Background:
Two RNAs folded together computationally: RNase P RNA and transfer RNA, 437 nucleotides in total. It holds a member of the Rfam family "Bacterial RNase P class A". Rfam classes the family as a ribozyme. Its family is annotated with ribonuclease P activity, tRNA processing and dimeric ribonuclease P complex in the Gene Ontology.
RNA sequence: CGGGAAGUGAGUGUGGAUCGCGGGCGUCGUGAGGCGCUCGAGGAAAGUCCGAGCUCCACAGGGCAGGGUGCCGGCUAACGGCCGGGCGUCGCGAGGCGAUGGAAAGUGCAGCAGAGAAGAGACCGCCGAUGGCCGUCGCGAGAUGGCACAGGCAAGGGUGAAACGGCGGUGUAAGAGACCACCGCGCCCCUGGUAACAGCGGGCGGCAAGGUAAACCCCACCCGGAGCAAGGCCAAGCAGGGACGAGGCGCUGCCCGCGCCGUCGGAGUCCCGGGUAGGCUGCUGGAGGCGGCGGGCAACCGUCGUCCAAGAGAAAUGAUCCGCCUCCGCAAGGAGACAGAACUCGGCUUAUUCACUUCCCGUAUC
RNA sequence: GGGGCCAUGGUGAAGAGGGAUCACGUCGGCUUUGCAAGCCGAAAUCCCGGGUUCGACUCCCGGUGGCUCCA
Numbered sequence: 001c002g003g004g005a006a007g008u009g010a011g012u013g014u015g016g017a018u019c020g021c022g023g024g025c026g027u028c029g030u031g032a033g034g035c036g037c038u039c040g041a042g043g044a045a046a047g048u049c050c051g052a053g054c055u056c057c058a059c060a061g062g063g064c065a066g067g068g069u070g071c072c073g074g075c076u077a078a079c080g081g082c083c084g085g086g087c088g089u090c091g092c093g094a095g096g097c098g099a100u101g102g103a104a105a106g107u108g109c110a111g112c113a114g115a116g117a118a119g120a121g122a123c124c125g126c127c128g129a130u131g132g133c134c135g136u137c138g139c140g141a142g143a144u145g146g147c148a149c150a151g152g153c154a155a156g157g158g159u160g161a162a163a164c165g166g167c168g169g170u171g172u173a174a175g176a177g178a179c180c181a182c183c184g185c186g187c188c189c190c191u192g193g194u195a196a197c198a199g200c201g202g203g204c205g206g207c208a209a210g211g212u213a214a215a216c217c218c219c220a221c222c223c224g225g226a227g228c229a230a231g232g233c234c235a236a237g238c239a240g241g242g243a244c245g246a247g248g249c250g251c252u253g254c255c256c257g258c259g260c261c262g263u264c265g266g267a268g269u270c271c272c273g274g275g276u277a278g279g280c281u282g283c284u285g286g287a288g289g290c291g292g293c294g295g296g297c298a299a300c301c302g303u304c305g306u307c308c309a310a311g312a313g314a315a316a317u318g319a320u321c322c323g324c325c326u327c328c329g330c331a332a333g334g335a336g337a338c339a340g341a342a343c344u345c346g347g348c349u350u351a352u353u354c355a356c357u358u359c360c361c362g363u364a365u366c
Numbered sequence: 367g368g369g370g371c372c373a374u375g376g377u378g379a380a381g382a383g384g385g386a387u388c389a390c391g392u393c394g395g396c397u398u399u400g401c402a403a404g405c406c407g408a409a410a411u412c413c414c415g416g417g418u419u420c421g422a423c424u425c426c427c428g429g430u431g432g433c434u435c436c437a
Base pairs, nucleotide, nucleotide: 001362002361003360004359005358006357007356008355009354010353013324014323015322016321017320018319019318021040022039023038024037025036026035027034028033042338046349047348049347050346051345052344053343054227055226056225057224061256062255063254064253066223067222068221069220070219071085072084073083074082075081086100087098088097089096090095101218102217106216107215108212109211123157124156125153126152127151130150131149132147133146134145135144136143137142165183166182168180169179170178184207185205186204187203188202189201190199191198192197231281232280233279234278240272241271242270243269244268247261248260249259250258288307289306290305291304292303293302294301295300325336326335327334328333367436368435369434370433371432372431373430376390377389378388379387384420392408393407394406395405396404413429414428415427416426417425
């Protein structure tokens, strides 16, 4: 200098002045309210994509259907998250990326091009040993030349995303796993590893087994439903009428099962009409934050100390001025990202600007 | 705050792995003395980005916008 990884901070920030807003506590006031102190947005508060807590529905039931995840080991309350490792791939490298089980269980799909697209195929091509036809030589057996007719082949060309192992040799008329060595592939054993897997370790097979599972599917594991507008308590208010009706609701799609309400004095559904538009709770102290020590490669765990950091109920966290910071500009001046809590956590994803720290790499220069 | 659905020419729709299709409208041409009708033709980022696949409007992931339901 160029690059890689991990992480930190927050920039409309900080100091001050003035004026405001929401919560809590105290105090004054009969009350409305006043005064004082104190606290008051984020790394994503976002998307609601996963996983949980909590609450209600049979304390959560059985089967089918349906959905999700997908190499191995670990962490965790749990996860589709995280950490470590394997394999593949990209990069000189530090490292990056990967929905990464199964295609020799089955079914399906592969347009156009091409001869042929899954137990395939011959357009150009190669050959024509053997058989055929036509010559030449020979008494004959036969030898030899030609044709490319039968037929053989798949090396080379060509098509395609993909052409039924690769390369070299033997072999042959030409060829071909037809045969051989090496490589690849599969199976078994051995060695290392908890495992995924690895081995220029051994043996066997002799090519049979192509692609696609973010196609159906198979295998393994997981999943009951709804959500704080859940739910609990209290207060206030009202007026009934009509139609349908034997089942309805909890409980999602279906079946079973359980519970509740109801079967004509009729649950429930629909329509018309009437009333309410309140309060308390759930609610923020929690799988909590920070620091030290110990264990572990790490995620994380244990232990000790310390701290309390919005809790509203349609929504507060704001505005102006001065100084300072960074960038642009000679200056005047201008600009400073994405974005705003609504029951709470753990993650992921998406949006986004600037600054800083640590470690690492080297095709460049000294 | 929470749940569900949708996006294809100007408008309304079909298509759900291999040609983007139909109707109405618009524009241009033919036809006509002129108009209408008729005939011929043109116009698309299949909302956007990435992935799977030989190949994506279609399958998967993320985003954007719109509609709708729940006290």